The RNA shown here (TPP riboswitch aptamer (THI element)) has 105 nucleotides and comes from a Sphingobacteriales bacterium.
Its Rfam family is "TPP riboswitch aptamer (THI element)". On this family, see Thore et al., Science 2006: "Structure of the eukaryotic thiamine pyrophosphate riboswitch with its regulatory ligand".
The sequence is in RNAcentral, with records from Ribocentre.
The organism belongs to Sphingobacteriales, within Bacteria.
RNA sequence: CAGAGUUUCCCGGGGUGCCGAUUCCGCCGCAGGCAGAUGAAGCUGAGAUAAUACCCGCGACCUGAUCAGGGUAAUGCCUGCGCAGGGAAGGAAUUUUCAACUAUU
Numbered sequence: 001c002a003g004a005g006u007u008u009c010c011c012g013g014g015g016u017g018c019c020g021a022u023u024c025c026g027c028c029g030c031a032g033g034c035a036g037a038u039g040a041a042g043c044u045g046a047g048a049u050a051a052u053a054c055c056c057g058c059g060a061c062c063u064g065a066u067c068a069g070g071g072u073a074a075u076g077c078c079u080g081c082g083c084a085g086g087g088a089a090g091g092a093a094u095u096u097u098c099a100a101c102u103a104u105u
Stems, first nucleotide, its partner, number of pairs: 002097008011057004017043002023037002026034003061086003067080004
C1' cells in the first nucleotide's frame, strides 16, 4: 500500500406463496351446483401482510417462467436453468494475509 474477515454507525434494496375449517353474502335452483368475502388448523422457509420483524447491497430479490425434470394434499416444495440477463452505498474500529520497496544482520 492492497486484499479478506468480523463488529458497528448511517443509508439503501427485497419478498410475502400453497392449503382452506368456520362464518357471511350473491347467482341458478327439484336435488344440488357455481362465484365472492372472511382466514382456524396445517405445509415450505430467515421471513408467507406487517413488523422497532426477517433477508440482502452481487450467493437477497426480479426476469426468462403459464419453463423443464422429480415429488406433493397443494404450491414459486426440491433440483435444474445458473459462471444466464437485471439488481441496492459509504464511513469507522478491529483482526488477519500478502506483494513491492528501504535499512540492518